This is a predicted structure of a 128-nucleotide RNA (FMN riboswitch aptamer (RFN element)) from Allobogoriella caseilytica. The prediction has a mean pLDDT of 80. The RNAcentral record of the sequence draws on Rfam. The model forms 93% of the base pairs in the Rfam consensus. The organism belongs to Allobogoriella, within Bacteria.
[in-house]
């Protein structure tokens, strides 16, 4: 310095109103995974998570489950300052947030999830 295998690895529902019911409506406050970017990023470029497809394969009589691979889809920011450089700080004012659940419509509750997983000069064990 390289390899290989485990193991880490997401935050947030408060107060109040309305009503038979809402931690979901309505106000006010709450929260922001990785890596990159001249300078700190939920909004600026990937990346991952849910979905969705094809391919093989497991189960199954079937439907249909489930696994690896691959592909694909997918959300929001603008003034002002300062600087040599900020769409990343500081000001002030906006916007964003899979599925399925539910006495009533969810980022925040419950569930799949004791699951997955980017990525780290990261921790442990091996290999030459």
């Nucleotide at each position: 310095a390289c390899g290989u295998g485990c193991u880490c690895c997401g935050g947030g529902g408060u107060c109040g109103g309305u009503g038979a019911a809402a931690u979901u409506c309505c106000g006010a406050g709450c929260c922001g995974g990785c890596g990159g970017u001249g300078a700190c990023a939920g909004u600026c470029c990937g990346c991952g998570a849910c979905c969705c497809g094809c391919a093989c394969g497991u189960c199954u009589c079937a439907c249909g489950a489930u696994g690896u691979g691959c592909g694909g889809u997918u959300g929001a920011c603008c003034u002002g300052g300062u600087g040599a450089a900020a769409a990343u700080c500081c000001a002030g004012g906006a916007c964003c947030g899979a599925c399925g659940g539910u006495g009533a419509a969810a980022g925040u509750c419950c569930g799949g999830a004791u699951g997955g997983g980017a990525g780290g000069c990261a921790g442990c064990a091996c290999u030459g």